[in-house]
Context: one part of a larger RNA
RNA sequence: UGACGGGGGCCCGCACAAGCGGUGGAGCAUGUGGUUUAAUUCGAUGAUACGCGAGGAAACUUACCUGGGCUUAAAUGCAGAACGACAGGCUAUGAAAAUGGCUUUUCUUCGGACGUUUUGCAAGGUGCUGCAUGGUUGUCGUCAGCUCGUGCCGUGAGGUGUUGGGUUAAGUCCCGCAACGAGCGCAACCCCUAUUCUUAGUUGCCAGCGAGUUAUGUCGGGGACUCUAAGGAAACUGCCCGUGCAAGCGUGGAGGAAGGUGGGGACGACGUCAAAUCAUCACGGCCCUUACGUCCAGGGCCACACACGUGCUACAAUGGUAGGGACAGAGGGCUGCAAAACCGCGAGGUUGAGCGAAUCCCACAAAGCCGGUCUCAGUUCGGAUUGGAGUCUGCAACUCGACUCCAUGAAGGCGGAGGCGCUAGUAAUCCCGGAUCAGCAACGCCGGGGUGAAUACGUUCCCGGGCCUUGUACA
Numbered sequence: 001u002g003a004c005g006g007g008g009g010c011c012c013g014c015a016c017a018a019g020c021g022g023u024g025g026a027g028c029a030u031g032u033g034g035u036u037u038a039a040u041u042c043g044a045u046g047a048u049a050c051g052c053g054a055g056g057a058a059a060c061u062u063a064c065c066u067g068g069g070c071u072u073a074a075a076u077g078c079a080g081a082a083c084g085a086c087a088g089g090c091u092a093u094g095a096a097a098a099u100g101g102c103u104u105u106u107c108u109u110c111g112g113a114c115g116u117u118u119u120g121c122a123a124g125g126u127g128c129u130g131c132a133u134g135g136u137u138g139u140c141g142u143c144a145g146c147u148c149g150u151g152c153c154g155u156g157a158g159g160u161g162u163u164g165g166g167u168u169a170a171g172u173c174c175c176g177c178a179a180c181g182a183g184c185g186c187a188a189c190c191c192c193u194a195u196u197c198u199u200a201g202u203u204g205c206c207a208g209c210g211a212g213u214u215a216u217g218u219c220g221g222g223g224a225c226u227c228u229a230a231g232g233a234a235a236c237u238g239c240c241c242g243u244g245c246a247a248g249c250g251u252g253g254a255g256g257a258a259g260g261u262g263g264g265g266a267c268g269a270c271g272u273c274a275a276a277u278c279a280u281c282a283c284g285g286c287c288c289u290u291a292c293g294u295c296c297a298g299g300g301c302c303a304c305a306c307a308c309g310u311g312c313u314a315c316a317a318u319g320g321u322a323g324g325g326a327c328a329g330a331g332g333g334c335u336g337c338a339a340a341a342c343c344g345c346g347a348g349g350u351u352g353a354g355c356g357a358a359u360c361c362c363a364c365a366a367a368g369c370c371g372g373u374c375u376c377a378g379u380u381c382g383g384a385u386u387g388g389a390g391u392c393u394g395c396a397a398c399u400c401g402a403c404u405c406c407a408u409g410a411a412g413g414c415g416g417a418g419g420c421g422c423u424a425g426u427a428a429u430c431c432c433g434g435a436u437c438a439g440c441a442a443c444g445c446c447g448g449g450g451u452g453a454a455u456a457c458g459u460u461c462c463c464g465g466g467c468c469u470u471g472u473a474c475a
Stems, first nucleotide, its partner, number of pairs: 001475002003472003007469007015459002019422003023418001026313008034304002042053002064299007077121008088103006106113002124288002127286003133282002135277003138273001140271001145184006151160003164175003190265004195233007205222002209220003236259001239253002241250003315415001319374003323370002331362003336355002341350003381412001386407007428451007
């Protein structure tokens, strides 16, 4: 100087407390461990691995296994040699890759070009080392810290500044002070959102005017309104009050759409964990070179006594069920989205208007509301599992897809110890969309809106963190 303390002081954080809802029990989905296997490819492992890399494993992917092949599948170039064939078409063997056979057939300025075969260089490797590395990332932590120049103090390591008194979300700001300044962080500048103005008015809108319809901005028209999208305005403790020497700050208030960082995002200091990644990529070293390279078929990554994590669906009446009838936002669409009509109980099929989309389509939002029914039961709860029949995608759904219909109807009656999330348009709950994608294991992930709470006395305690101080057989 740090680190540590079941030392002290001060202060924060859904850390506790106060609440709400879940998890741990059940079934299923998914990841992991383990076991099994010819193979169940590899990586990630307290917090910071485990719906993670994977934003799509039937083939491909694919790295694994078994079997069959090749010595170059692909890039580039050089040199040497041979050939005019190779490619294409037909065909035999074969699971395919491939290996044979037949046929057709080059240009030329005669230098060669082109292609194939071959030789040598050379390639190739998801082989090893993340403890040789770059780049990227997690984490402490969006915590308020981490440092430097000069000066001063100390023999020196070092200190001071950065401590102290207030204050803040903040090393935020002020005052004081042997310090005076500065840098990286904080904040602001950026994006979305909340109010308003101007400009613009189609594909969006329809108040007033006119026309038309069973009905609909449908038509003429209009720019008011909504909206769209570009530019402004607006919020700064600016005003009042209080506190205080002052500065700063705070409680309350006014005005205001918004008030003290308005809400959300992006943004992550010096560093820590030899943290993660050689399998995104790049790269040093090592290793393989008729194989650890490469092509192909089939299998595996989907196994299953079991254990754990993350989720979904439930156990019901604030509910189930059949019917009637409302209200979104954000997205996607040409190898595409597909209206309407017809067929089918349905998944879907046939035909196909319109739309490269503020125009057309996906697309009926669901919970909610209205009245009916069920009447507390393993039930009209719950839907696993299984049998049968189908639809769709795709070369192909046996291993191993999703969905539909009929039948079947399991466990489950609210879950031990423990442990998780959340402070407001949040939790909870309800649907909608997208990426990946032929299809789909999506209940995942990333977004969007609808309905919409309870509680916070407080900081004694648990956990993590910041500042000061103290002790130390620690570095």